Transfer RNA from Parcubacteria group bacterium GW2011_GWA2_38_13, 71 nucleotides, folded computationally. It matches the Rfam family "tRNA". The prediction has a mean pLDDT of 84. The organism belongs to Bacteria candidate phyla, within Bacteria.

RNA sequence: AGGGGCAUAGUUCAAUGGUAGAACGACGGUCUCCAAAACCGUUGAUCUCCGUUCAAUUCGGGGUGCCCCUG
Numbered sequence: 001a002g003g004g005g006c007a008u009a010g011u012u013c014a015a016u017g018g019u020a021g022a023a024c025g026a027c028g029g030u031c032u033c034c035a036a037a038a039c040c041g042u043u044g045a046u047c048u049c050c051g052u053u054c055a056a057u058u059c060g061g062g063g064u065g066c067c068c069c070u071g
Stems, first nucleotide, its partner, number of pairs: 001070007010024004018054001025043006047063005
């Protein structure tokens, strides 16, 4: 320099253009002499900009970061 992949909650991952979910975590509660475990509830996210569309996490383009390949 060229090519490819990835970017969603604090973490690990889902979501085939139509209400963004789960697990773990954190917080509150029940239980317990206390704590843990268990159970109930709450919390919280689409990397950024532009475009297509009635509607974009999803499609197209630019940028940023990480990983891989070629030279």